[in-house]
RNA sequence: AUUGAAAAAGGCAAACUAUUUGAAAAAAUAGGACGCAAAGCCUAGGGUCUAAAGUUUAUUAACCAUGAUCGCCUGGCUACCAAGU
Numbered sequence: 001a002u003u004g005a006a007a008a009a010g011g012c013a014a015a016c017u018a019u020u021u022g023a024a025a026a027a028a029u030a031g032g033a034c035g036c037a038a039a040g041c042c043u044a045g046g047g048u049c050u051a052a053a054g055u056u057u058a059u060u061a062a063c064c065a066u067g068a069u070c071g072c073c074u075g076g077c078u079a080c081c082a083a084g085u
Stems, first nucleotide, its partner, number of pairs: 001085002003082002011036002016031006034071001040077003044074003047069003054063003
């Protein structure tokens, strides 16, 4: 440098529950473990979700991100361990 079989020092924590925040998607904290070798960080590109405000309009509607998701994918940055090469 590459790679990720096993192990170890260890790490993270889905669903669900409670509380709080939020218009919502969702988030934070605590409990809890489905999983994860970057499930560490960055919304940079794409995807997905929401639709308060706004626009069209006058509609139980449509459109729209500046909102959310990096545990959807890609990309960028950084990093623990060590069987093999």
A computed fold for an 85-nucleotide RNA from Ornithinibacillus caprae, annotated as c-di-GMP-I-GGC riboswitch aptamer. NCBI's taxonomy places the organism under Bacteria, Bacillati, Bacillota, Caryophanales, Ornithinibacillus. The model forms 95% of the base pairs in the Rfam consensus. The prediction has a mean pLDDT of 83.